[in-house]
RNA sequence: GCCCAGGUAGUCUAAGGGUUAGGAUGCGGCCCUGUCGAGGCUGCGAUUCGGGUUCGAAUCCCGGCCUGGGCG
Numbered sequence: 001g002c003c004c005a006g007g008u009a010g011u012c013u014a015a016g017g018g019u020u021a022g023g024a025u026g027c028g029g030c031c032c033u034g035u036c037g038a039g040g041c042u043g044c045g046a047u048u049c050g051g052g053u054u055c056g057a058a059u060c061c062c063g064g065c066c067u068g069g070g071c072g
Stems, first nucleotide, its partner, number of pairs: 001071007010025004018055001026044006048064005
């Protein structure tokens, strides 16, 4: 340099163009418990960036950046 795959909460992970972007874990509050832990309820927190297509984009297209793999 070329090719391929990926980038979503602190972390892991889902999401066939129309969902309030879901779940787990984490953190805060409350309940429970003699205490802790476990458990229950509740709250907080995310789409890598820029353009394009579309009535509508996390999702499709183009380019950049980053990560991993392959070739030279």
Molecule: transfer RNA
Organism: Candidatus Iainarchaeum sp.